[in-house]
A computed fold for a 476-nucleotide part of an RNA from an uncultured bacterium, annotated as small-subunit ribosomal RNA, 3' major domain.

Context: one part of a larger RNA
RNA sequence: UGACGGGGACCCGCACAAGCAGCGGAGCAUGUGGUUUAAUUCGAAGCAACGCGAAGAACCUUACCAGGGCUUGACAUCCUCUUGAAAGGCCGAGUAAAAUUGGCCCCUCUUCGGACAAGAGAGACAGGUGGUGCAUGGUUGUCGUCAGCUCGUGUCGUGAGAUGUUGGGUUAAGUCCCGCAACGAGCGCAACCCUUGUCUUUAGUUGCCAUCAGGUUAUGCUGGGCACUCUAGAGAGACUGCCGGGGACAACUCGGAGGAAGGUGGGGAUGACGUCAAAUCAUCAUGCCCCUUAUGUUCUGGGCUACACACGUGCUACAAUGGCCGGUACAGAGAGACGCAAGGUCGUGAGACGGAGCCAAACUCUAAAGCCGGUCCCAGUUCGGAUGGUAGGCUGCAACUCGCCUACAUGAAGUCGGAGUUGCUAGUAAUCGCGGAUCCGCACGCCGCGGGGAAUGCGAUGCCGGGUCUUGCACU
Numbered sequence: 001u002g003a004c005g006g007g008g009a010c011c012c013g014c015a016c017a018a019g020c021a022g023c024g025g026a027g028c029a030u031g032u033g034g035u036u037u038a039a040u041u042c043g044a045a046g047c048a049a050c051g052c053g054a055a056g057a058a059c060c061u062u063a064c065c066a067g068g069g070c071u072u073g074a075c076a077u078c079c080u081c082u083u084g085a086a087a088g089g090c091c092g093a094g095u096a097a098a099a100u101u102g103g104c105c106c107c108u109c110u111u112c113g114g115a116c117a118a119g120a121g122a123g124a125c126a127g128g129u130g131g132u133g134c135a136u137g138g139u140u141g142u143c144g145u146c147a148g149c150u151c152g153u154g155u156c157g158u159g160a161g162a163u164g165u166u167g168g169g170u171u172a173a174g175u176c177c178c179g180c181a182a183c184g185a186g187c188g189c190a191a192c193c194c195u196u197g198u199c200u201u202u203a204g205u206u207g208c209c210a211u212c213a214g215g216u217u218a219u220g221c222u223g224g225g226c227a228c229u230c231u232a233g234a235g236a237g238a239c240u241g242c243c244g245g246g247g248a249c250a251a252c253u254c255g256g257a258g259g260a261a262g263g264u265g266g267g268g269a270u271g272a273c274g275u276c277a278a279a280u281c282a283u284c285a286u287g288c289c290c291c292u293u294a295u296g297u298u299c300u301g302g303g304c305u306a307c308a309c310a311c312g313u314g315c316u317a318c319a320a321u322g323g324c325c326g327g328u329a330c331a332g333a334g335a336g337a338c339g340c341a342a343g344g345u346c347g348u349g350a351g352a353c354g355g356a357g358c359c360a361a362a363c364u365c366u367a368a369a370g371c372c373g374g375u376c377c378c379a380g381u382u383c384g385g386a387u388g389g390u391a392g393g394c395u396g397c398a399a400c401u402c403g404c405c406u407a408c409a410u411g412a413a414g415u416c417g418g419a420g421u422u423g424c425u426a427g428u429a430a431u432c433g434c435g436g437a438u439c440c441g442c443a444c445g446c447c448g449c450g451g452g453g454a455a456u457g458c459g460a461u462g463c464c465g466g467g468u469c470u471u472g473c474a475c476u
Base pairs, nucleotide, nucleotide: 002475004472005471007470008469009468010467011466012465013464016459019424020423021422022421023420026316027315028314029313030312031311032310033309034307035306042053043052064302065301066300067299068298069297070296073125077124078123079121080120081119082118083117084116088105089104090103091102092101093100108115109114127291128290130289131288132287136285137284138280139279140278141276143274148187149186150185151184152183153182154163155162156161167178168177169176193268194267195266196265198236199235200234201233202232203231204230207226208225209224212223213222214221239262242256243255244254245253246252318417322376323375324374325373326372327371328370334365335364336363339358340357344353345352346351383414389408390407391406392405393404394403431451432450433449434448435447436446
């Protein structure tokens, strides 16, 4: 100087308190540990591993296991020789199956040097998801969007260092003001960026329909119009600007006016110096070490999906603010040609047939909770839906191991969950559905979107984390 203290002072944060909804009990999904296994590939490990890498393991993926093959190799460059094709299709061989392999069909360009492709051969080499993240780059998490971290010159100190950055106020903020042996500066803070909330203006199709006309069982359907909504460009607007109180005549703070919005308006992006030898050699790159008829490569089948058990994260419930039946209404944001698919027909249904329209402000995917009416009458039930049975649908070469969905019948645990523990301060929590990425298929996960929409916050003693100053110190 720091770090630390079950030292002190001050301050902040869903940290507590006040509330709402959960988790911990049940069933299932999913990840992990453990166990098992020929293999259950590998990594991640308190917070900051555990619906994590994985935005999607039937084959492939795939790295693992068993077995069958290849050895200049699946992939790259170079040399020599040969061929003119190669790929693909058909018929064979081969095998448990595939890889592999024989024959036939097919028969490149050219300036005639060659190019290109295939085969054979020799070696230089290829190859490695093999090891080391404690050899590394790059990237990332975390403290933490916390308000801090430093430098130049000067001054002080023998020096390590100090000062500045401390002090009095103030702020979300080392934010600003005042003071001061300091004066300045940099990285952070803030602002500039995106989005949302109001208005003006420009533009008016694929959007819209107030006025006029036409038409219909009905509909912006048609003529027409661009007012309005909307779309997307350009602007305006908020700055403690105005008024009053407090304050040191300051910074600022409290209240008010006007305003769509008020004191950073809401949300996002943005993450200082550093910490954890934090994570990643399996994204990639890379030093060194190791393998080289194998630790490389190819194929079939299996495994990653096992199951006495333990934990994390979720979904569905235990019901009447509900379940079931009938009727009826209203979104946003996205996606669509190997696609989205309407109306129609068939099917109880998943779905099938068929195919209008749409490369999309045009067509399609496309709502649910809600509202209206009926029924159930507090039961392990018309709650709950696990489990196993049968029959089907879809995708795909192929659903046995091991996919999703439908119908019929089956109807388990569960009556609100111990100690403990999590999230959330407003269009938030809780609740309701919808879309997208990945993707043949597979979503209770993830990332987004809107619908309807609360309660509480008195406060600062204590718990957790953090910041500043100070003090002690057996640590650096």
Background: Its mean pLDDT, the model's own confidence on a scale to 100, is 82. The RNAcentral record of the full RNA draws on ENA.